Predicted 3D model of a 90-nucleotide RNA (c-di-GMP-I riboswitch aptamer) from a Deltaproteobacteria bacterium. It matches the Rfam family "c-di-GMP-I riboswitch aptamer". Gene Ontology term of the family: cyclic-di-GMP binding. The source organism's lineage runs through Bacteria, Pseudomonadati, Myxococcota and Myxococcia. The sequence was found by an Rfam model in a public genome assembly.
């Protein structure tokens, strides 16, 4: 390090739909329903993903409009990282 014992019993939670409400979006919240899920608990620390308010660039005589960058905004069910835990067996 890899695979077996492994199955059980108490729960626990929900990807996706819809659905209340928030919110510039991404997204979060409430209710339903369950595919999952032994950490799919918690934590934005380093990656990765998403959004583009505001900010900035480029096009156009100026405006507008349209496109790129861009987090200070998100994603913990995207993997790694801390931390935290039920029950059986050894």
């Nucleotide at each position: 390090u890899u695979u077996g014992c492994a199955a059980a019993a108490a729960g626990g939670u929900a990807g996706c739909c819809c659905u209340u409400c928030c919110c510039a979006a991404a997204g979060g919240c409430u209710g339903g329903g369950g595919c999952g899920c032994a950490a799919a608990g918690u934590c934005a620390c380093a990656g990765g993903c998403c959004u583009g308010a505001g900010u900035u660039c480029a096009u156009c005589u100026c405006a507008a409009a349209u496109g790129g960058a861009u987090a200070u905004g998100g994603c913990a069910a995207c993997g790694g990282g801390g931390u935290u835990g039920c029950c059986a067996g050894g």
The coordinates come from a structure-prediction model, not an experiment, and the mean pLDDT is 85.